[in-house]
A computed fold for a 75-nucleotide RNA from Enterococcus asini ATCC 700915, annotated as Fluoride riboswitch aptamer (crcB RNA motif). The source organism's lineage runs through Bacteria, Bacillota, Lactobacillales, Enterococcaceae and Enterococcus asini. RNAcentral records the identical sequence in 2 taxa. The prediction has a mean pLDDT of 76. RNAcentral holds the sequence, with entries from Rfam and Ribocentre.

RNA sequence: UGUUAAUAGGGGAAUGAUGUCUCCCUCAGUUUUUACUGAAACCGCAAUGAACUUGCUAAUGACUUCUGCCUCAGU
Numbered sequence: 001u002g003u004u005a006a007u008a009g010g011g012g013a014a015u016g017a018u019g020u021c022u023c024c025c026u027c028a029g030u031u032u033u034u035a036c037u038g039a040a041a042c043c044g045c046a047a048u049g050a051a052c053u054u055g056c057u058a059a060u061g062a063c064u065u066c067u068g069c070c071u072c073a074g075u
Stems, first nucleotide, its partner, number of pairs: 009026005016066002019063003027038004044056004
């Protein structure tokens, strides 16, 4: 540079935010139809088989940065 094919969006991953990557869900109903409602993914660990109750780890699903919190040291 050319050809062929496929493409999206939304939501979620135990406490906040930016970026990148990974994984999961993506259905149904309703004249609120460029909207609403419900569902799905998701909702840590231990005492403890269940419930109640109590205690514990962690700002990540993974990486990086910022913010907040805790501990130690220095100025």